Context: one part of a larger RNA
RNA sequence: GGACGAACGCUGGCGGCGUGCUUAACACAUGCAAGUCGAACGAUGAAACCGCUUCGGUGGUGGAUUAGUGGCGAACGGGUGAGUAACACGUGGGCAAUCUGCCCUUCACUCCGGGACAAGCCCUGGAAACGGGGUCUAAUACCGGAUACGACCACUUGAGGCAUCUCAUGGUGGUGGAAAGCUCCGGCGGUGAAGGAUGAGCCCGCGGCCUAUCAGCUAGUUGGUGGGGUAAUGGCCUACCAAGGCGACGACGGGUAGCCGGCCUGAGAGGGCGACCGGCCACACUGGGACUGAGACACGGCCCAGACUCCUACGGGAGGCAGCAGUGGGGAAUAUUGCACAAUGGGCGAAAGCCUGAUGCAGCGACGCCGCGUGAGGGAUGACGGCCUUCGGGUUGUAAACCUCUUUCAGCAGGGAAGAAGCGAAAGUGACGGUACCUGCAGAAGAAGCGCCGGCUAACUACGUGCCAGCAGCCGCGGUAAUACGUAGGGCGCAAGCGUUGUCC
Repeated sequence: GGACGAACGCUGGCGGCGUGCUUAACACAUGCAAGUCGAACGAUGAAACCGCUUCGGUGGUGGAUUAGUGGCGAACGGGUGAGUAACACGUGGGCAAUCUGCCCUUCACUCCGGGACAAGCCCUGGAAACGGGGUCUAAUACCGGAUACGACCACUUGAGGCAUCUCAUGGUGGUGGAAAGCUCCGGCGGUGAAGGAUGAGCCCGCGGCCUAUCAGCUAGUUGGUGGGGUAAUGGCCUACCAAGGCGACGACGGGUAGCCGGCCUGAGAGGGCGACCGGCCACACUGGGACUGAGACACGGCCCAGACUCCUACGGGAGGCAGCAGUGGGGAAUAUUGCACAAUGGGCGAAAGCCUGAUGCAGCGACGCCGCGUGAGGGAUGACGGCCUUCGGGUUGUAAACCUCUUUCAGCAGGGAAGAAGCGAAAGUGACGGUACCUGCAGAAGAAGCGCCGGCUAACUACGUGCCAGCAGCCGCGGUAAUACGUAGGGCGCAAGCGUUGUCC
C1' cells in the first nucleotide's frame, strides 16, 4: 500500500447493487416452512333447480364440502460445518462387478376369478395421548388361476474378448413368474421386454495440513477355499487353512481441519483464506437400529436407550428451529415474529387449481462497492470579528456581505409503467407499488465531518503547563521561551465518511 462477513470512537444528506451470529453443532415460547388427487374407491351429501305438500317437510337432478381406503410426492428444495486427514474432495480412468421412480423410443400384452380391511353403524376403555370388541362395504388396495420373447437349471450352435467371461429377442427341454381400470369418448392409465436419457453405487492412478519431544504398527489383521449377504465387487460377514500385511518415499499415534471452483495479495513465483454464489461430502438433541420405498438407514418418519423440557386425574403421555421470522444466553459484534405466490422453479392434478419462509420483493444496519449532492458566476481601497505582529502591518480571504443565476437530491402536486409468457368462456389477473420514470411548483433554500501538522510524512505560530499533566507506530518529546503535551488561530490530507484495533498478503 492492498484486502475484510469486521468491531470500536467521532460524525452522518440521498440513491443503486450487494451483504449481515465468524462466538454456544447453547437452550428454545409462538406462528408458518409438504402436500396434493373426487377423472382410482366406498361414504358424506351443501347451494341451486324441478315435482309433491296437511306448509312441519318430502322425492328427484345436482354436485359444494370433508375424514377414510388408495396413488404420487414427502430421499427434492432449505439449513449447518459438529465429525472427517478419508477414495471425503479435486482430477483422470474402470465396472466382462451394478441399480435407476417419473420422462423419451420400439415391440408385445391388458384374460378369468376370489376373499378381506378402513371409513360408516353398535358396544366399550382412558384425564389425555390413544385405543379395544362386534358388524356392513368399494377400489387403480390385497390374493388365486391362465398366457408371455424375459429369469433360473440342464444340454447345445456361432461370434468376440480382459483371467473369472460377454454377446447373439441363438436353439431344445424343464421349473416357476404379469397386468387395472377411469373417462367429459378426445384421451389418461396398467403389465412384460429391449434401448435411451437422467440420477446414483462401487473400484483404481495421481494431488493437496502440522508434528519423530509419536518408531515401530496390525488377529478379521494379510491372503486363500467353502458359504452367507448386496443392485453389485470385496475380509463386507462367517467357518476352516496358511502366516502374512504396513513402515524413515514417515506406518502407527497426537494436533488441527469439511474439500473444490474460487477469493485476497503479489510483476511473477509464491503466500494466506475457503464468508456470499456454484459443485461434492457429512450431519439433523446425543448414541444405536432397522422399516417403507426406484431412491433413506430418512432435518419437520418409526423403534430403543440417554440427557433435557413440558402435560398429567400419578396410571401414563408429548417434544427436538444446524428451515423462515423471533426469544433467552454467549459475545467486540451480525437484521423483520413483514408482503406475495405476480414472475422463476418444485410437488400433486387431465385441467381449473391447491401447496411452496424455495423464490420474488419489501424492512433494518454507511457493513462494503459505486454514483450524486451539500450550489454556480461575479464580487476589494481586502469590511466586521478572530489570530499573529518588528505596531508599519500580515493572515483568515473572494472567503463573507452584496449582485446575477441554477434547482440535481430531498419536499409538494399531477400523470404513471415494463416485468404477462400464461391462465380463464368472459370479466379479469403484479407482491414489489402509486415504486421506477415523466411533467409542474417553491426556494440557496434541508445536507460536513474526521484525522494529522518533530523526522520517517504533506502541513507552524501563540498561549498554558513545567520530567507535572500528558503524547507515542519507531526514533523519541515534557525538568520555564515545547513547531512532539493541552487549547486557539492557521495549515495539510481524505471526505459521507474519517481514524483506531484485529487478521492476511
The prediction has a mean pLDDT of 85. A computed fold for a 505-nucleotide part of an RNA from Streptomyces benahoarensis, annotated as small-subunit ribosomal RNA, 5' domain. The sequence was found in a public genome assembly.